[in-house]
The RNA shown here (transfer RNA) has 72 nucleotides and comes from a bacterium. Its Rfam family is "tRNA". About the family: Transfer RNA (tRNA) molecules are approximately 80 nucleotides in length. By type it is a transfer RNA. Its mean pLDDT, the model's own confidence on a scale to 100, is 81.
RNA sequence: GGGCCGUUAGCUCAGUGGUAGAGCGUUCGCCUUACACGCGAAAUGUCGGGGGUUCAAAUCCCUCACGGCCCA
Numbered sequence: 001g002g003g004c005c006g007u008u009a010g011c012u013c014a015g016u017g018g019u020a021g022a023g024c025g026u027u028c029g030c031c032u033u034a035c036a037c038g039c040g041a042a043a044u045g046u047c048g049g050g051g052g053u054u055c056a057a058a059u060c061c062c063u064c065a066c067g068g069c070c071c072a
Stems, first nucleotide, its partner, number of pairs: 001071007010024004018055001026042005048064005
């Protein structure tokens, strides 16, 4: 230098045009002498940045940044 993949909640990831979710974790309550387990509830996202297409974009297109792999 070229190619491909990835970037979404604190972590691991799903979501492939129509109001952003799960598991784990966190907080509160119940339970317990207490802790753990269990049960119930709650909070949390500029969907990496910018631009474009569209009535509508996490999703499609362009570009930049970061990370990984391969080639040279």